[in-house]
Context: one part of a larger RNA
RNA sequence: UAACAGCGUGAAAAGCGCUGUCGCCGAAAGCCCAAGGUUUCCUGCGCAACGUUCAUCGGCGCAGGGUGAGUCGGCCCCUAAGGUCAGGGCGAAAGCCGUAGCUGAUGGGAAACAGGUCAAUAUUCCUGUACCGACCUUGAAUGCGAUGGGGGGACGAAGAAGGUUAGGCUAGCCGGGUGUUGGACGUCCCGGUUCAAGCGUGUAGGCGUGCUGCAUAGGCAAAUCCGUGCGGCUUAGCUGAGGCGUGAUGACGAGGUCUCAUCGAGACUGAAGUAGUUGAUACCCCGCUUCCAGGAAAAGCCUCUAAGCUUCAGUUCAAGGUUGACCGUACCGCAAACCGACACAGGUGGGCAGGGUGAGAAUCCUAAGGCGCUU
Repeated sequence: UAACAGCGUGAAAAGCGCUGUCGCCGAAAGCCCAAGGUUUCCUGCGCAACGUUCAUCGGCGCAGGGUGAGUCGGCCCCUAAGGUCAGGGCGAAAGCCGUAGCUGAUGGGAAACAGGUCAAUAUUCCUGUACCGACCUUGAAUGCGAUGGGGGGACGAAGAAGGUUAGGCUAGCCGGGUGUUGGACGUCCCGGUUCAAGCGUGUAGGCGUGCUGCAUAGGCAAAUCCGUGCGGCUUAGCUGAGGCGUGAUGACGAGGUCUCAUCGAGACUGAAGUAGUUGAUACCCCGCUUCCAGGAAAAGCCUCUAAGCUUCAGUUCAAGGUUGACCGUACCGCAAACCGACACAGGUGGGCAGGGUGAGAAUCCUAAGGCGCUU
């Protein structure tokens, strides 16, 4: 916002199904989450009531089916505000305040991607390729050890620049089509993609001295750790998008062939898959610069020793094996399924952001997709 026609089903069709045309939205009226709802999801049968009319239809009635996780989120470990509060203070009592502790996410903490698939689920199933933690075994090496010390985690606002990527556009390449006159490598249409992890280079860039010797009134004890002081040799080291190779002789892919055929479904096959340009509010990165209003905590992690244990145990590395429980997962989610007594012109947090015009997420038109607002 706006419908129209044909066909089908049916007792009956303006409203249901299919097809075609038309119209509307397109920073949304599309897609994905959170909250909330709680089966509304899918299929079959049905039309009393519900639906502002009708109804063969439905978020309606009846029945059957549907939600698959080591990696997503929770549970778990950690703490903030807040809560509770051993001892403690106060109060006639009930109780109030409050330290350590405990609890408490809206924050910190290990690990998965691509493709395929059902009527209804999928980062959960299947295929392919990965990763993390714990335990056990074997081998090698070996000072290990914490509720304690230190580091780290770890953080503001504004501004500017650079490097990239996602995405877009164009050309090339591939497949298909091209009526009349003329012409024939020209016109039109479709597609042109690909992940994580691992390995290598480790890049643009950013930070920046690092190693070692001695001493040590600090870190409530100790310390080889941190800090501090004095020497020697040096510019090491750390971090870091993206690209390239691999993953991938794979998967996807316009289309084509065949089978069953009512919708439709299944099987097989499968071309090209490059380059240039533009380019983010995304990444490098809260990195740099500036400023004052001076911008969480704790654990995981690394390191140091104390008590203690020291052929044991423990720790580190490598290989192999085993294992990874429980809860959520359907569907709606700017809405007819949430909050508004209603299928209510109201309200409702976050993410994604194609093309033309343009400074722009404005405006108008449009793609994907979704609708034509139940008289």
Molecule: large-subunit ribosomal RNA, domain III
Organism: metagenome